[in-house]
Context: one part of a larger RNA
RNA sequence: UGACGGGGGCCCGCACAAGCGGUGGAGCAUGUGGUUUAAUUCGAUGCUAAGCGAAGAACCUUACCCGGGCUUGACAUGCUGGUGGUACCGACCCGAAAGGGAAGGGACCCAGGGCCUUCGGGCGCCUGGGAGCCAGCACAGGUGCUGCAUGGCUGUCGUCAGCUCGUGUCGUGGGACGUUGGGUUAAGUCCCGGAACGAGCGCAACCCCUGCCGCCAGUUGCCAGCGGACCCUUCGGGGUGCCGGGGACUCUGGCGGGACUGCCGGCGAAUAGCCGGAGGAAGGAGGGGAUGACGUCAAGUCAUCAUGGCCCUUAUGCCCGGGGCGACACACAUGCUACAGUGCCCGGUACAAUGGGUCGCGAACCCGCAAGGGGGAGCCGAUCCCAUCAAAGCCGGGCAUGGUUCGGAUUGCAGGCUGCAACCCGCCUGCAUGAAGCCGGAAUCGCUAGUAAUCGCGGGUCAGCCACACCGCGGUGAAUACGUACUCGGGCCUUGUACA
Numbered sequence: 001u002g003a004c005g006g007g008g009g010c011c012c013g014c015a016c017a018a019g020c021g022g023u024g025g026a027g028c029a030u031g032u033g034g035u036u037u038a039a040u041u042c043g044a045u046g047c048u049a050a051g052c053g054a055a056g057a058a059c060c061u062u063a064c065c066c067g068g069g070c071u072u073g074a075c076a077u078g079c080u081g082g083u084g085g086u087a088c089c090g091a092c093c094c095g096a097a098a099g100g101g102a103a104g105g106g107a108c109c110c111a112g113g114g115c116c117u118u119c120g121g122g123c124g125c126c127u128g129g130g131a132g133c134c135a136g137c138a139c140a141g142g143u144g145c146u147g148c149a150u151g152g153c154u155g156u157c158g159u160c161a162g163c164u165c166g167u168g169u170c171g172u173g174g175g176a177c178g179u180u181g182g183g184u185u186a187a188g189u190c191c192c193g194g195a196a197c198g199a200g201c202g203c204a205a206c207c208c209c210u211g212c213c214g215c216c217a218g219u220u221g222c223c224a225g226c227g228g229a230c231c232c233u234u235c236g237g238g239g240u241g242c243c244g245g246g247g248a249c250u251c252u253g254g255c256g257g258g259a260c261u262g263c264c265g266g267c268g269a270a271u272a273g274c275c276g277g278a279g280g281a282a283g284g285a286g287g288g289g290a291u292g293a294c295g296u297c298a299a300g301u302c303a304u305c306a307u308g309g310c311c312c313u314u315a316u317g318c319c320c321g322g323g324g325c326g327a328c329a330c331a332c333a334u335g336c337u338a339c340a341g342u343g344c345c346c347g348g349u350a351c352a353a354u355g356g357g358u359c360g361c362g363a364a365c366c367c368g369c370a371a372g373g374g375g376g377a378g379c380c381g382a383u384c385c386c387a388u389c390a391a392a393g394c395c396g397g398g399c400a401u402g403g404u405u406c407g408g409a410u411u412g413c414a415g416g417c418u419g420c421a422a423c424c425c426g427c428c429u430g431c432a433u434g435a436a437g438c439c440g441g442a443a444u445c446g447c448u449a450g451u452a453a454u455c456g457c458g459g460g461u462c463a464g465c466c467a468c469a470c471c472g473c474g475g476u477g478a479a480u481a482c483g484u485a486c487u488c489g490g491g492c493c494u495u496g497u498a499c500a
Stems, first nucleotide, its partner, number of pairs: 001500002003497003007494007015484002019447005026337008034328002042053002064323007073139001077138007088105002092101003108130006114123003141312002144310003150306002152301003155297001157295001162201006168177003181192003207289004212257007222246002226244003229240004260283001263277005326466001339440001343399007355386003360379002365374003406437001411432007453476007
């Protein structure tokens, strides 16, 4: 100087507490350990691995296993030699395919010569060369090893408030001061003091989304007022942007304004600032995002990629068929659905936002109980479609505490769809079957507001899908925080130390 302390002081964080909902029990889904296996490819392993790499394992993917095959190789560059019936195509044969064989067909470019010529040119008739191919060589190739040789990228402490430097001063020196102290802040934020004075990386701001207002613009969006059309009408009127038209409004999307403790009062030390108030759509950082300092964990990744070294070279490379990655006594992790009456079922009815669509989204209409099939309008999309765009909600009816009209696992049968192909191993529909489960031990997780909880919708990947995942979107919409003793993590000062 650091690190550590079941030392001290000060202070933060859904850290505890207060509160709401879960996990741990059940069934199922997914991942992992283990076990099994010919193989169950590999990696990730407390927090920071385990719905993670996987934003799509039937073949492919695929790296694994078994079997069949190839050897200059599926791919790149160079060198040597050869090659005209060569490259290329390929009936047919063996084969599961890959691959192996093979009749036949059959070119291109350059130079010289030859032949024909209508003087444009044409022709394998010859020679040499090239491309290609063959043989050989040099090499290719390796998801083989080492993340303890590395780059790059990433996780974590941690959006924590810290980490340093120049000059100067002090100290023999390591080093210290600055950065400590008194206040204050979300903040090393700012103020004051001070052997310090300044500065850098961080903080904040600049960027994006959202909340209010204005200006500009007006189609595919909008429709107040005017005219028309159509529908309903109790003849009072009401409805449909459908047409003319309109830019008012909503909206779309570009520009700008707006918030700064600016104003008032109190507190404070005259400051920084704190508390209350006014005005305001909004306050004291309005809400959210992007943004991650010096460093720590020899953290993670040689299987994204790159790369040193080592290793394989008729195989540790490459191709193919099939299997496996989907196994199942168990154990753990993350989820989904429930155990019901604030519920479940049936009928009616209302209101979103984000998005996606031409190898695509696919309307009306018809068939089918349904999945789906037929059909093809329209749409490269503020126009058309997914999508009546929702569900919870609201209205009416049923169920009445029962393992039930709760719950849906499991299984049987019959179908649909994608795809070369659903046996291993897909999803969906109908009928039947109806299991465990009556709110979960010790323990443990998330969340402070449009949040939790709850409800549905969209998207990527994708032929299809094991999605209950992930990433987004909107609807309904709470409770609680006395407080900082305790648990966990962190910041500053200080103290002890036989540790570095």
Small-subunit ribosomal RNA, 3' major domain from a Candidatus Bipolaricaulota bacterium, 500 nucleotides, folded computationally. Its mean pLDDT, the model's own confidence on a scale to 100, is 86. The organism belongs to Candidatus Bipolaricaulota, within Bacteria.